The prediction has a mean pLDDT of 86.
A computed fold for a 682-nucleotide part of an RNA from an Ilumatobacteraceae bacterium, annotated as large-subunit ribosomal RNA, domain II.
The full RNA is in RNAcentral, with records from ENA.
Rfam family: Bacterial large subunit ribosomal RNA.
The source organism's lineage runs through Bacteria, Bacillati, Acidimicrobiia, Acidimicrobiales and Ilumatobacteraceae.
[in-house]
Context: one part of a larger RNA
RNA sequence: GCCUGCGAGUGACGGUAUGUGGCAAGGUUAACCAGUGAUGGGGAGCCGAAGCGAAAGCGAGUCUGAAUAGGGCGAAUGAGUCGCAUGCUGUCGACCCGAAGCCAAGUGAUCUAUCCAUGGUCAGGUUGAAGCGGGGGUAAGACCCCGUGGAGGACCGAACACACGUCAGUUGAAAAUGGCGGUGAUGAACUGUGGAUAGGGGUGAAAGGCCAAACAAACUUGGUGAUAGCUGGUUCUCCUCGAAAUGUAUUUAGGUACAGCGUCAUGUGUUCAGUCUCGGAGGUAGAGCACUGGAUGGGCUAGGGGGCCUACAAGCUUACCGAACCCAGCCAAACUCCGAAUGCCGAGACUCCAGAGCAUGGCAGUGAGACUACGGGGGAUGAGCUUCGUUAGUCGAAAGGGAAACAGCCCAGACCAUCAGCUAAGGCCCCUAAUUCAGGACUAAGUGGAAAACGAUGUGGGACUGCUUAGACAGCCAGGAGGUUGGCUUAGAAGCAGCCACCCUUGAAAGAGUGCGUAACAGCUCACUGGUCGAGUGGUCCUGCGCGGACAAUUUAACGGGGCUCAAGUCCUGAGCCGAAGCUAUGGAUUCGUACUUAGUACGAGUGGUAGAGGAGCGUCGAUGGUGCAGCGAAGCGGCGGGAUAACCCGACGUGGAGCGCCAUCGAGUGAGAAUGCAGGC
Numbered sequence: 001g002c003c004u005g006c007g008a009g010u011g012a013c014g015g016u017a018u019g020u021g022g023c024a025a026g027g028u029u030a031a032c033c034a035g036u037g038a039u040g041g042g043g044a045g046c047c048g049a050a051g052c053g054a055a056a057g058c059g060a061g062u063c064u065g066a067a068u069a070g071g072g073c074g075a076a077u078g079a080g081u082c083g084c085a086u087g088c089u090g091u092c093g094a095c096c097c098g099a100a101g102c103c104a105a106g107u108g109a110u111c112u113a114u115c116c117a118u119g120g121u122c123a124g125g126u127u128g129a130a131g132c133g134g135g136g137g138u139a140a141g142a143c144c145c146c147g148u149g150g151a152g153g154a155c156c157g158a159a160c161a162c163a164c165g166u167c168a169g170u171u172g173a174a175a176a177u178g179g180c181g182g183u184g185a186u187g188a189a190c191u192g193u194g195g196a197u198a199g200g201g202g203u204g205a206a207a208g209g210c211c212a213a214a215c216a217a218a219c220u221u222g223g224u225g226a227u228a229g230c231u232g233g234u235u236c237u238c239c240u241c242g243a244a245a246u247g248u249a250u251u252u253a254g255g256u257a258c259a260g261c262g263u264c265a266u267g268u269g270u271u272c273a274g275u276c277u278c279g280g281a282g283g284u285a286g287a288g289c290a291c292u293g294g295a296u297g298g299g300c301u302a303g304g305g306g307g308c309c310u311a312c313a314a315g316c317u318u319a320c321c322g323a324a325c326c327c328a329g330c331c332a333a334a335c336u337c338c339g340a341a342u343g344c345c346g347a348g349a350c351u352c353c354a355g356a357g358c359a360u361g362g363c364a365g366u367g368a369g370a371c372u373a374c375g376g377g378g379g380a381u382g383a384g385c386u387u388c389g390u391u392a393g394u395c396g397a398a399a400g401g402g403a404a405a406c407a408g409c410c411c412a413g414a415c416c417a418u419c420a421g422c423u424a425a426g427g428c429c430c431c432u433a434a435u436u437c438a439g440g441a442c443u444a445a446g447u448g449g450a451a452a453a454c455g456a457u458g459u460g461g462g463a464c465u466g467c468u469u470a471g472a473c474a475g476c477c478a479g480g481a482g483g484u485u486g487g488c489u490u491a492g493a494a495g496c497a498g499c500c501a502c503c504c505u506u507g508a509a510a511g512a513g514u515g516c517g518u519a520a521c522a523g524c525u526c527a528c529u530g531g532u533c534g535a536g537u538g539g540u541c542c543u544g545c546g547c548g549g550a551c552a553a554u555u556u557a558a559c560g561g562g563g564c565u566c567a568a569g570u571c572c573u574g575a576g577c578c579g580a581a582g583c584u585a586u587g588g589a590u591u592c593g594u595a596c597u598u599a600g601u602a603c604g605a606g607u608g609g610u611a612g613a614g615g616a617g618c619g620u621c622g623a624u625g626g627u628g629c630a631g632c633g634a635a636g637c638g639g640c641g642g643g644a645u646a647a648c649c650c651g652a653c654g655u656g657g658a659g660c661g662c663c664a665u666c667g668a669g670u671g672a673g674a675a676u677g678c679a680g681g682c
Stems, first nucleotide, its partner, number of pairs: 001682006011092013026047003032041003051058002061073004095233002098230001102223006113197009122187001124156003127152001131148006160184003164181005199215001201211003236617006246259005260366002262363007271356001273351008286338001287336002292332003296328004303321002305318004369395005374389005400411003415588004420584003426578003429562003435575001437574006448564001454548002458545010475532005481505003486500003511526001515524002589607008618671001620668010636655003640651004
């Protein structure tokens, strides 16, 4: 891992609701007694028929109260009770499995920690303390030398003890090892045997270490089925309806209570909803500046600052600041002189008959929501961000078609069957079902098939406007002069460093000069003019489609691909077709309603579904009654065949060798795929 078997809402006693049965203003016994039993007896007690008050108590009333007042709770308006079954609930282990733990009584020091008693062990080599002897030395010493001696938590290094490094091992050879090195090795050394200390206790050269391979409180048994607002699991079928992820509160936030939303029963019977008409309340969007504030420019101006003047006072002045006021133009969730659309409330009418509304009761689940669009807050007018909306949708709990793939987007809501038809979104060159369809335009960028500020004689359309056959625009030919080198400045300044001025003349025209250039001149050029040429040429604005801006990590990789250019791109117009579980057609099943009728049809509306509520069944084991089968072969097992909407049922054959079905009723140790489930087998 697979297979087989086992494996989870049960029981007792109460409460409550529903169904059903008995009796009924009543209903019913409990213990116990008799009896083999069925059953009979047993009326104590309990519930109901009357309430109110704290109570005494009174009583269809009573309490409060001074009250014959008012008010509260009652009566008038009558149904209970005892069984059985089912739903839910309370107390118990209470659907099942699961802690870490707490307490009690015991068992452990054959491992290990420390201690006690008694034994044992330490190859070999090195160093050479004290002391002692001799010699030297001294007044005597101290001291020095030689020898002897053999000290040391001394040295090197086996056994022995340890465990610092590294490699291997890591489902190991081993639940701590092996290889190669390492440390101590006469000591606080190591070790044998026997003994002592025990669980909030021991022992500890202290690491919360060790106390029998897992110790911040050992192990075993018991309390014990501890508790678990937590995780996991919870076994047959079909039918009807079908949620929530919100509010308030919570030692509350992943729990719970009440409400909201679901379902079932009973009652009510259009009360609901939509549209229209009429009547209302309101201060949002927008807008505005009349208030409250903010804020820009100008005018005018009180006051202040600066300057002049001044003994003081005063006065004059100001490209400074500036209240108030005036003009113009603005801003606001907590501004409003104004002010919608929707929405909301009420009345009437119409439509609608739907799993609409409302009330009472039984049973729930939910109380982690997600995204998209819209209206806001927070954030950065970030987030697949967060938080609100009595805004909406979808997913959740929704399959099908489209978006290449893609819970939340677009279309559309799957009762079943069909090798029938029509459509939606989206598509129609090939992959790939359906147009290489028709007409008009645009794009040249593979734009389409990612992006901004900004930039640009890309190109199409529109509007306005300058010049132009009295010849424009562009090109070419020619002129572009004189006073004058204007004045100033300057070393110089001559059109062309800079400052000021910017005139006059000749002329077809020519600036006291547009740029390059020189040290300054010179030189080139422009404006401007003539000629040549011969028809358009400039500018501004609006707009369609394009261009640049454009840099990321495995591989083209920003059309799904191929591939596409009068498109197979984009915009406009039109005709067809394809396309879904949508709609239609045909047959069938089923729920609810209506009408007749009665267990049958007809008609109408339905039949996606998680949590969940309600309904109807299948199968297993056993009991009672009835009725059947079986050695001419029961159950079980095997493959085969058939039937039913499902759980399932039936038949023949083979095997097997003795029991087994069906109907009705009753009762359960009653259904397995999951629980890191349990046991066995492989």